[in-house]
Source information: A computed fold for a 73-nucleotide RNA from Castor canadensis, annotated as transfer RNA. Model confidence (mean pLDDT): 83 of 100. It matches the Rfam family "tRNA". It is annotated as a transfer RNA. The sequence is in RNAcentral, with records from Rfam.
RNA sequence: AGGGGCAUGGCUCAAGUGGUAGAGCACUUGCCUAACAAGCAAGAGACCCUGAGUUCAAACCCCAGUACCACUA
Numbered sequence: 001a002g003g004g005g006c007a008u009g010g011c012u013c014a015a016g017u018g019g020u021a022g023a024g025c026a027c028u029u030g031c032c033u034a035a036c037a038a039g040c041a042a043g044a045g046a047c048c049c050u051g052a053g054u055u056c057a058a059a060c061c062c063c064a065g066u067a068c069c070a071c072u073a
Base pairs, nucleotide, nucleotide: 001072002071004069005068007066010025011024012023013022019056027043028042029041030040031039049065050064051063053061
C1' cells in the first nucleotide's frame, strides 16, 4: 500500500438485511441462612464505533472516517 473481517449494557456474545434490541456472567433489592456462598424472585443498565446522506422513520441502506484482527505485497 491492497483486499478482507470485526465494532451491540461493566465483561463475553447473539439476534436483526427499514418500524426504537436479547442471553449468560457481573451489579442492585427482597426471600432463604447464625452468617457467607449457592438457590429462588424482582430490577437497573446499550438510541447498536464516529460523522454526513437517503427516508415519514436508519442499529439495518449509501458515502467518508476511526480502532482492532489476521492475510497479501